[in-house]
Molecule: small-subunit ribosomal RNA
Organism: uncultured bacterium
RNA sequence: AGAGUUUGAUCCUGGCUCAGGACGAACGCUGGCGGCGUGCUUAACACAUGCAAGUCGAACGAUGAUGCCCAGCUUGCUGGGUUGAUUAGUGGCGAACGGGUGAGUAAUACGUGAGUAACCUGCCCUUGACUCUGGGAUAAGCCUGGGAAACUGGGUCUAAUACUGGAUACUACUUCGCACCGCAUGGUGGGGGGUGGAAAGGGUUUCUGGUUUUGGAUGGGCUCACGGCCUAUCAGCUUGUUGGUGGGGUAAUGGCUCACCAAGGCGACGACGGGUAGCCGGCCUGAGAGGGUGACCGGCCACACUGGGACUGAGACACGGCCCAGACUCCUACGGGAGGCAGCAGUGGGGAAUAUUGCACAAUGGGCGCAAGCCUGAUGCAGCGACGCCGCGUGAGGGAUGACGGCCUUCGGGUUGUAAACCUCUUUCAGUAGGGAAGAAGCGUAAGUGACGGUACCUGCAGAAGAAGCGCCGGCUAACUACGUGCCAGCAGCCGCGGUAAUACGUAGGGCGCAAGCGUUGUCCGGAAUUAUUGGGCGUAAAGAGCUCGUAGGCGGUUUGUCGCGUCUGCUGUGAAAGCCCGGGGCUCAACCCCGGGUCUGCAGUGGGUACGGGCAGACUAGAGUGCAGUAGGGGAGACUGGAAUUCCUGGUGUAGCGGUGAAAUGCGCAGAUAUCAGGAGGAACACCGAUGGCGAAGGCAGGUUUCUGGGCUGUUACUGACGCUGAGGCACGAAAGCGUGGGGAGCGAACAGGAUUAGAUACCCUGGUAGUCCACGCUGUAAACGAUGAUUACUCGAUGUGGGGGAUACACAGUCCGCGUCUUAGCGAAAGCGUUAAGUAAUCCACCUGGGGAGUACGCCCGCAAGGGUGAAACUCAAAGGAAUUGACGGGGGCCCGCACAAGCGGUGGAGCAUGUGGUUUAAUUCGAUGAUACGCGAGGAACCUUACCUAGGCUAGAAUGCGCGUGACGGCUUCAGAGAUGGAGCUUCCCUUCGGGGCACAAAGCAAGGUGCUGCAUGGCUGUCGUCAGCUCGUGCCGUGAGGUGUUGGGUUAAGUCCCGCAACGAGCGCAACCCCUAUCUUUAGUUGCCAGCACGUGAUGGUGGGGACUCUAAAGAGACUGCCUGCGCAAGCAGUGAGGAAGGUGGGGAUGACGUCAAGUCAUCAUGGCCCUUACGCCUAGGGCUACACACGUGCUACAAUGGGCGGUACAAAGGGUUGCUACCUGGUAACAGGAUGCCAAUCUCAAAAAACCGUUCUCAGUUCGGAUUGAGGUCUGCAACUCGACCUCAUGAAGCUGGAAUCGCUAGUAAUCGCGCAUCAGCAAUGGCGCGGUGAAUACGUUCCCGGGCCUUGUACACACCGCCCGUCAAGCCAUGGAAGUCAGGGAGACCUGAAGACGGUACCCCAAAAGGAGCCGUUUAGGGUAAAACUGGUAACUGGGGCUAAGUCGUAACAAGGUA
Repeated sequence: AGAGUUUGAUCCUGGCUCAGGACGAACGCUGGCGGCGUGCUUAACACAUGCAAGUCGAACGAUGAUGCCCAGCUUGCUGGGUUGAUUAGUGGCGAACGGGUGAGUAAUACGUGAGUAACCUGCCCUUGACUCUGGGAUAAGCCUGGGAAACUGGGUCUAAUACUGGAUACUACUUCGCACCGCAUGGUGGGGGGUGGAAAGGGUUUCUGGUUUUGGAUGGGCUCACGGCCUAUCAGCUUGUUGGUGGGGUAAUGGCUCACCAAGGCGACGACGGGUAGCCGGCCUGAGAGGGUGACCGGCCACACUGGGACUGAGACACGGCCCAGACUCCUACGGGAGGCAGCAGUGGGGAAUAUUGCACAAUGGGCGCAAGCCUGAUGCAGCGACGCCGCGUGAGGGAUGACGGCCUUCGGGUUGUAAACCUCUUUCAGUAGGGAAGAAGCGUAAGUGACGGUACCUGCAGAAGAAGCGCCGGCUAACUACGUGCCAGCAGCCGCGGUAAUACGUAGGGCGCAAGCGUUGUCCGGAAUUAUUGGGCGUAAAGAGCUCGUAGGCGGUUUGUCGCGUCUGCUGUGAAAGCCCGGGGCUCAACCCCGGGUCUGCAGUGGGUACGGGCAGACUAGAGUGCAGUAGGGGAGACUGGAAUUCCUGGUGUAGCGGUGAAAUGCGCAGAUAUCAGGAGGAACACCGAUGGCGAAGGCAGGUUUCUGGGCUGUUACUGACGCUGAGGCACGAAAGCGUGGGGAGCGAACAGGAUUAGAUACCCUGGUAGUCCACGCUGUAAACGAUGAUUACUCGAUGUGGGGGAUACACAGUCCGCGUCUUAGCGAAAGCGUUAAGUAAUCCACCUGGGGAGUACGCCCGCAAGGGUGAAACUCAAAGGAAUUGACGGGGGCCCGCACAAGCGGUGGAGCAUGUGGUUUAAUUCGAUGAUACGCGAGGAACCUUACCUAGGCUAGAAUGCGCGUGACGGCUUCAGAGAUGGAGCUUCCCUUCGGGGCACAAAGCAAGGUGCUGCAUGGCUGUCGUCAGCUCGUGCCGUGAGGUGUUGGGUUAAGUCCCGCAACGAGCGCAACCCCUAUCUUUAGUUGCCAGCACGUGAUGGUGGGGACUCUAAAGAGACUGCCUGCGCAAGCAGUGAGGAAGGUGGGGAUGACGUCAAGUCAUCAUGGCCCUUACGCCUAGGGCUACACACGUGCUACAAUGGGCGGUACAAAGGGUUGCUACCUGGUAACAGGAUGCCAAUCUCAAAAAACCGUUCUCAGUUCGGAUUGAGGUCUGCAACUCGACCUCAUGAAGCUGGAAUCGCUAGUAAUCGCGCAUCAGCAAUGGCGCGGUGAAUACGUUCCCGGGCCUUGUACACACCGCCCGUCAAGCCAUGGAAGUCAGGGAGACCUGAAGACGGUACCCCAAAAGGAGCCGUUUAGGGUAAAACUGGUAACUGGGGCUAAGUCGUAACAAGGUA
């Protein structure tokens, strides 16, 4: 000090989360020792038991143990004296301290600083004076009663430092003078008079006590100022209230209390009310400022079962005192009594949770006492708890065959790991044995006296011996593998993991971190500049009030003097101790403790300074305002008035339609519309001018004239002299819609009606149409009231347009002022943008914001006639929501361009029959895959067996094949039996080669190993399809941008093309395009057999048959040729055009091969290869038979047709490219034929398949289900093959179905193409081939063109899409869960007031009673009052049938509102 998380990526805004520290903690797992601390945060809930405040005999009377002495009488009793332990009582002091708790309390509290001239203070210190003289009682005791008890009555005796009369005394009170002092009230010191009250004794001595007094110290009381919580959804509160006078009361001031008088007092600087809370020193955190907190320790306050009250006393309204009331508990003989742990232990309860019914007064301190001493749950110690902090240990050194085991593995190894074993050492702590403190100052004549404690500490002994866990390992965040699991189980602080290869779940191995602890949970601060004083913002992210005026407040021009309030500075007092920081010291160190210094940022007093701010006094004119002279304007209000248009009415002309729409219909019209002419009525709005223009504070303002009226601007510089700016509350104004009352109503037009559209159409469109729109008056008070930009002032480059003035004028022009716009510099900004009209640089004041949703909602209050407006939450829920920009993709956005994409044509498909593939169905099986384009005559270029993967049945198990190694010698062949066969049984026969090592071959058993067309194409390689043969896709360097990215690649032309040219912050380059390759079209050269044959020669029935030839064709090798090269035109160029020339070919000549970056988790694990998983007497292998060929049906692709451009028959021509020895076969014979039987040539430019067919020439048929068409079926054959039943092809004869050109829809093709005609080949025994791949023959039509459909390319635009429009997304309804509002009621609470009642106590009064009287008391009366009761109301909270919306949920329903022009912006 930061990090993660919104996006495809980016920058920003903004929330959420994490890493740190802390704790009186709790929980989980674990746990060796010690020191120092610390321990009911909850029920101020209830408490059994014990203890926590007594002491003094030197105040008093009494009691009288024990000891001693004496006497009597007797051996133990009685009496006396003395001693005086013990103690109930009277009396004194203490009990108001110490200890506990935090309920109440928001100020009678606390903190800081003052005041008390308005006060008190026992014990203590100090200064004086005094302590004289009388009296009467009473407790205890004794006697006698009552009561269960607690307790209590009566009689009688007695003492005091108990009580009391008198004297004296400063002093107290009162009064009259004097002196001095103080801010005022007043104070101090003398003096005179009057009134009233003192004392106590005890002790052996020093002594001590008592009364009064002075001063002090200590401790308090009261008063004042300042300071510190939330809430305005608490805005008004107050009657003893505020003040005065006079009584009373108090230690003392005071409405503290009472009577009278006055009507005040407090409050937006937050009164009053509500909620919460003991306050502080401090503690935690933080760089600090701050924020949180108030356990332990210390100071103050309050409380003591709840409420009230006083008594005593120096001090209390009293924790372990009293009285009363209440609740609760206990005892009871039912009459009555007792009690108060928020003291220390302890118990129950509550709770996540918090200890022993311990020891001692040895120390420190307190009470009493002369003292010894007694008391002390204060305190000192111990016990329990890892609750915290600190320290120590669980061993150290060596030790590699890197052991065993574990885990992983690419099988080689790696890791655990010097870790262990083993060797050599050490002994802290714990254990054991011995020794053994300080704390002790003191008290006591002396002896003696330590709870802790036989503790700390020291020494000896034995032995590595007794002592390690917890969390984590996807990123943040240090640390990785295997197995299991398979969106399951589970994890998770945030992001998120898990759907068969999980570093994220669980386990293991390994690793990382901390360590007697480690994690989790909770809370606080930090990070968070995320409430921003330090230190934030507000055009678009949350946020400028709709706008002006203006009150309080805040801020304020130049200059002079003065004051010294702010401000600066010196000194003084205080800021307790502890704490914190620094230095030092003591426990072996540390924690801890001790000493010294600093801090304590503050407050108060006092001396000084006066620049600045402020107060007071004076001056000025630059701010502001006034006057004067001009000026522009839809600024405002009222009255009057004008024309055009719409509609309506009347009349004329006139006839059948008008109107409306995408198209229609509703509607109007023969009762005369629309159209047209004339006249009239009425209401509303003001064309042109008109504008990026003008005015106004905003809303807003438009025909013209006039009246009244506000503001601005310019010029002048005459006047005033800071009069200014902003503005919480407040008062005005404030579009449209809406409301009230009364008018008005032409057009338009919510609602409504009808017609259309549509799946629906409560809409968009059409025809009508009511409120309303208009006027007057009143209300409402809101808008995307927007420049989404508050007001004012100053400063900071320019250019240009325009409105209104001024100046200057001969013109050009110029640094003139005020407005309204555009572009731009600096600067700002997240960017886009803003930019003298700031969103720049500064200043002042106001308003507002603090994640999204819930929600501008609920409740409360205010306003309103209502509608509604203003103010304005929470629970709950999410990890985002959002801004700007980028790249894509998309659009029923735009522009440009291309393609058999459309159009123009030709021929088809879709209808029929058949073939073939698929779906579906069926089946024991109908094996599997391919499924929009990009599956469907596809894998398959040949399913009768085989193939074959499927089914049924029968068999085998190291297996059907291969390799290694071991053993044996056969293997095989023939015959035969069983069987469907595989297979099994029997019989006969029997090795080869050799370099002698062995090898070939076969068999048997075990092994290393096999096998799988089993799964995953979403784990993969390879191959392939598609976009698409579309023209694109990128890189380096540079430049621009915070960045994602951009530029280049865009632009202007051009091209088939990112092809080329020009321009350009780009310059180059790569993969693609093109070219290079092959075939074809022309020519040349070379070569000349099996091809060719012109010329020469021979020969035949005929033929290049033969000699020969290379001319030609052809063959097959090498070359040539075509490049917009030439010409003309256009053009800067690239290039285009000319049916240009030449040429076999002309602008890519035609065709092929060739497929960029990538997309579709496209296809294929069944071509092959391959990770992982699965099967192993089977999911492997062998065999027979069956199936893949099924058949109500649907679809794709084809063939044949429907006929005359044809069918049949006969005749006659012309190819190319291929194949052939398990083959092609000439030729001959037989057969109608398929074919068969012979025979010949050919391993092929030689022989052969082989006949080309359309065509052409004849002939026949004559428009019909036919001489078209050939399905189907019957019969008979041929061929292949082990075998044609399921299930082959072909031949012959017979049979002769549908079909007469095919609905919606849809396909192919632009030239040697479509169409049409035949030929060949692969696979193959044969063949379901009409398929596939090739070959040649004949050989068209059309293209105006790019509006539209489809696909694609480039640029641009919008976007809420990025899985990218097959996207995203809204609302109702239905279901579940959650929190919440309303609600008849119901329950509870605190508070106030009214009335009734009213204890104790205090105060006041008092005739009767007690007392001889006085005084006093009881009693009685009154006042006050805790509590109780009654009735009504308000407030707060809980709960509630029912009800309202909200949030969250998996793939529910209905539509499609928004995002693109989102299909009606």